[in-house]
RNA sequence: AGGCCGGUGUGUUCUAUCGCUGCGGCUUGCCGCAGAGGAAAGUCGGGACACCACAGAGCACCAUACUUCCUAGCAGGAAGGCUUCGCUUUGGCGAAGACAGCUAGUGCCACAGAAACCAGACCGUCCCGUCGUUGACGGGAUAAGGGUGAAACCGUGAGGUAAGAGCUCACGAUUCCGUCAGGUGACUGGCGGAAUGGUAAACCUUAUGGGGUGCAAGGCUACAUAUACCGGAGAUGCCUGCCAUGCAGGCUGAAAGGUUGCUCGCCUGGAUCCGGGGGGUAAGCUGCUGGAGCCGGCAGGUGACUGCCGGCCUAGAUAAAUGAUAGAAACCGCCAUUCAUUGGCGGUACAGAAUCCCGCUUACAGCACCGGCCUUAUU
Numbered sequence: 001a002g003g004c005c006g007g008u009g010u011g012u013u014c015u016a017u018c019g020c021u022g023c024g025g026c027u028u029g030c031c032g033c034a035g036a037g038g039a040a041a042g043u044c045g046g047g048a049c050a051c052c053a054c055a056g057a058g059c060a061c062c063a064u065a066c067u068u069c070c071u072a073g074c075a076g077g078a079a080g081g082c083u084u085c086g087c088u089u090u091g092g093c094g095a096a097g098a099c100a101g102c103u104a105g106u107g108c109c110a111c112a113g114a115a116a117c118c119a120g121a122c123c124g125u126c127c128c129g130u131c132g133u134u135g136a137c138g139g140g141a142u143a144a145g146g147g148u149g150a151a152a153c154c155g156u157g158a159g160g161u162a163a164g165a166g167c168u169c170a171c172g173a174u175u176c177c178g179u180c181a182g183g184u185g186a187c188u189g190g191c192g193g194a195a196u197g198g199u200a201a202a203c204c205u206u207a208u209g210g211g212g213u214g215c216a217a218g219g220c221u222a223c224a225u226a227u228a229c230c231g232g233a234g235a236u237g238c239c240u241g242c243c244a245u246g247c248a249g250g251c252u253g254a255a256a257g258g259u260u261g262c263u264c265g266c267c268u269g270g271a272u273c274c275g276g277g278g279g280g281u282a283a284g285c286u287g288c289u290g291g292a293g294c295c296g297g298c299a300g301g302u303g304a305c306u307g308c309c310g311g312c313c314u315a316g317a318u319a320a321a322u323g324a325u326a327g328a329a330a331c332c333g334c335c336a337u338u339c340a341u342u343g344g345c346g347g348u349a350c351a352g353a354a355u356c357c358c359g360c361u362u363a364c365a366g367c368a369c370c371g372g373c374c375u376u377a378u379u
Stems, first nucleotide, its partner, number of pairs: 001375010012329007020035007037350001041361002044359005049214004056264004061210005066080005081099001082097006100205002105203002107199003122146002124142008154172006173196010218286004227277001229276005237251006256268004293312008330348007
């Protein structure tokens, strides 16, 4: 210097004409002002807000899963711990991690292999017996060595033994328990003891938490209207009185509904109820945009973030406005040309509000900054 990858920020501007949506003004058809995003996206997590529900118990279900802190809250963020991997000047640096528990129980471990977990004898090694005795066969012992496998019951060395084996000892690895010290804590270090395959995005166990529905919520106004027919469930109950084919009062009490997964229980209910099917309406206003809001300064904190002060107002559409055309500028690429320069052509991403907010994830041309890697050249 060039290229690639990752992260962060920014992510076109101006003028004219013609339109679109909202608000304001008046001389009522004109004027003025405002008019998409960092992700408006995916609708994944959490809230605000609204309505419904709200004696209780059990079971089930779902979510979360190292620690402390931040936050309205989160599966978010900050700072740290541990494990694994990479680099290293051996001091550290960087990346990733569903990072509670297989030492609660149960299950599973393909292929290969004799054997895949209260182990196991294929080859080999050792012992014994028989025979046709450098060997073969039979019985037994053995997890040192070989072989298979992702994994063969912790590793190395010594003792020991017929040969061997955590069988014993020393050192070491990992996990758990006890204890002491440090730390708010995860955890770390010392000492002592015990244990030794993997798997919980296998069942499961432990701890903590968990009402439901979403602005098509909900409120108001206007308009419209039918329960024809089919199926199912249900004391289509009892007593008393009266001016008596009816009305009034009382008792028992089903279906059904609520408790928003189920059961019990509780509450409502009080002769109807449920399903199918059919009919009507489907317009307008509100909710609706000023809010955990944005910008700047100061202060506290390692940081996420918080407090105080000052300033600002910044879309509200409903089949869905925020656009089209022309010109100029900026940046980039290609071509031609020149000592400088200039000219021509092309390109400027991803995408587009729908109740609002905080996060996460994903998409993104060009430019700027930061970090890493590679290549080339020079010293």
Molecule: Bacterial RNase P class A
Organism: Bacteroidales bacterium